[in-house]
A computed fold for an 88-nucleotide RNA from Roseitalea sp. MMSF_3546, annotated as Glycine riboswitch aptamer. Of the family's consensus pairs, 90% are formed in the model. Its mean pLDDT, the model's own confidence on a scale to 100, is 79.

RNA sequence: AACGUCGCGUUGGGAGAAUCCGGCUCUGCCGGUGCCGAAGGAGCAACCGCCCUGGCAAACUCUCAGGCUCAAGGACCAUCGCGACGCU
Repeated sequence: AACGUCGCGUUGGGAGAAUCCGGCUCUGCCGGUGCCGAAGGAGCAACCGCCCUGGCAAACUCUCAGGCUCAAGGACCAUCGCGACGCU
């Protein structure tokens, strides 16, 4: 110096689902019904372990949390910078 992985940050992209119903002291709050899966959280196949009610991944499953016009948020993807590690 190049490349790879991870972390943090910059910029860009980024889905789904009621603009539902009722109440109130109405920039909002509370309650109800239906629904979504991409913050977070939980579950497990293989495998490991085995005394077992053990350990363990995801964009799968659940829907606790969150969300259901726009906006915001947003997993994830790309981009550039920095750092750590690996490698030539």